[in-house]
Molecule: Bacterial RNase P class A
Organism: Gammaproteobacteria bacterium
RNA sequence: GGAGCCGGCCGAGCAGUCGCUGGGGGUAACCCCGGAGGAAAGUCCGGGCUCCAUUGGGCAGGGUGCCAGGUAACGCCUGGGGGGCGCGAGCCCACGGAAAGUGCCACAGAAAAUAUACCGCCUGGCCUUCGGGCUCGGUAAGGGUGAAAUGGUGCGGUAAGAGCGCACCGCGCAGCUGGCAACAGUCUGCGGCAGGGUAAACCCCACCUGGAGCAAGACCGAAUAGGGGAACGUUGAGUGUGCCCACACGAGUUCCCGGGUAGGUCGCUAGAGAUUCACGGUGACGUGCGUUGUAGAUGAAUGACUGCUCUCGACAGAACCCGGCUUACAGGCCGGCUCCCACC
Numbered sequence: 001g002g003a004g005c006c007g008g009c010c011g012a013g014c015a016g017u018c019g020c021u022g023g024g025g026g027u028a029a030c031c032c033c034g035g036a037g038g039a040a041a042g043u044c045c046g047g048g049c050u051c052c053a054u055u056g057g058g059c060a061g062g063g064u065g066c067c068a069g070g071u072a073a074c075g076c077c078u079g080g081g082g083g084g085c086g087c088g089a090g091c092c093c094a095c096g097g098a099a100a101g102u103g104c105c106a107c108a109g110a111a112a113a114u115a116u117a118c119c120g121c122c123u124g125g126c127c128u129u130c131g132g133g134c135u136c137g138g139u140a141a142g143g144g145u146g147a148a149a150u151g152g153u154g155c156g157g158u159a160a161g162a163g164c165g166c167a168c169c170g171c172g173c174a175g176c177u178g179g180c181a182a183c184a185g186u187c188u189g190c191g192g193c194a195g196g197g198u199a200a201a202c203c204c205c206a207c208c209u210g211g212a213g214c215a216a217g218a219c220c221g222a223a224u225a226g227g228g229g230a231a232c233g234u235u236g237a238g239u240g241u242g243c244c245c246a247c248a249c250g251a252g253u254u255c256c257c258g259g260g261u262a263g264g265u266c267g268c269u270a271g272a273g274a275u276u277c278a279c280g281g282u283g284a285c286g287u288g289c290g291u292u293g294u295a296g297a298u299g300a301a302u303g304a305c306u307g308c309u310c311u312c313g314a315c316a317g318a319a320c321c322c323g324g325c326u327u328a329c330a331g332g333c334c335g336g337c338u339c340c341c342a343c344c
Stems, first nucleotide, its partner, number of pairs: 001340010012309007020035006037315001041326002044324005049213004055246005061209005066080005081095001082093004096204002101202002103198003118143002120139003124135004151169006170193001171191005176185003217266004227257006238249003273292003277288004310313001
C1' cells in the first nucleotide's frame, strides 16, 4: 500500500412560524412536559396476560433431535465435540437410528441384492487349413460401464485366481486412559468381517406439547318483534374449546325467514424494563448498590412553509406487551484480527 473476516455506533442537524396528539395546570384564553424503529417489516418460533375447561383413562396430531450450560421459555443464545468449505482470520450444518422392517438408487453396465459374468484368465476334451474354432468345468485378481461394483496395499499360495493365508491400514466387539459428557487415543486384546448410499423417504427411538385469542375479556348505556316457521329433544337432544370412552351438568338445541343495535369506558402501558459501576463466570449470563420514568392513537396523532449547515440523507410508521430468528438498508464512523506485495 492492497484485499478480506468479525464486532459495535449513527442514520440528517439547527433555528423560526403555523398545525396535530397523550398528560398536567387554568373559569377561559392559553401555558408547561412529552410524542415511531434498528429493524416498528415477515407473522416464523417462544411466552406473559385473558377466557373456556369436574375428574379419570386411552388415542391422535404437531414440534425438536450431538453434549453441557444460559433463559420465564424456545426451534433461540453461549461454550465444547464431530463433519464440511476456505491459504487464513473465519463461516456453515435439517448433527439420534441403516444389525427392527419396508421402499428407492435414472441412464449406462453382465450385474445395483435372492447379486452377477460382457471382454478376459486357467485345467480337461474334440476339431484344425496350425492362424485358431467349439464345448464341460473353475474364476472374479486384470479391463470395461457408472456417482457408487461388494474393503485397500503388499507378500505368499494356486492350474489360474480369491481374506484362501499372513502383515499393516480399514471395520466390528470388549477393555484401559483423559474428559461431567458428546467424544478422543500412532493404547491393549479378540474377530476374516454384517456389500454401499438414502430417514429434508415411510418407519423406529428419546424428549416436549389442552384450545382460542386484545376483533381475548370486563363493565355501562341504548334500541327492537322474548317475532314467525320446520326438525330433533326428560325413553336425555345438547354442553363440557383436538378425538373416543367414562363421569358431570342438562331443557332446550339446530336450521330458515324477518326486525333492532353498531355508542362509551376499561383492558392500554412501571415491564421476565432499560442502564453506569462493582463482583462471579472462558462465555451466554447471574448477583448487588445506585440512576431513570421513555408513544398509547381508535376512519387511526409527528405535518406544512422559510433560512442556514454538510456525511446531500437509505430501508422504512407502533395498535396488548416482551424474548428471539429471518429479511431490507444510501452514506459515514470506531475497534480487533487474517493474507499478499514493496521498502528499511